Predicted 3D model of a 73-nucleotide RNA (transfer RNA) from an Elusimicrobiota bacterium. NCBI's taxonomy places the organism under Bacteria, Pseudomonadati, Elusimicrobiota. The prediction has a mean pLDDT of 83. Rfam family: tRNA. Rfam classes the family as a transfer RNA. It was read from a public genome assembly.

[in-house]
RNA sequence: GGCGCGGUAGCUCAGUUGGCAGAGCAUGGGACUCAUAAGCCCAGGGUCGGCGGUUCGAUUCCGCCCCGCGCUA
Numbered sequence: 001g002g003c004g005c006g007g008u009a010g011c012u013c014a015g016u017u018g019g020c021a022g023a024g025c026a027u028g029g030g031a032c033u034c035a036u037a038a039g040c041c042c043a044g045g046g047u048c049g050g051c052g053g054u055u056c057g058a059u060u061c062c063g064c065c066c067c068g069c070g071c072u073a
Stems, first nucleotide, its partner, number of pairs: 001072007010025004019056001027043004049065005
């Protein structure tokens, strides 16, 4: 350099034909307990890597770029 995969919450990751952005863990609060932990209930937390394009509408489709991993030269 070429090709492929990935980038979404603090972490690990879902997100199906373009139409309200989610789960688990973690964090905060509550209830329970003599107390703590576990389990239970509730809540907060996102420029969906960046910039453009298509569209009424883009995490999703297209182009370029950035970062990580792998293959290849």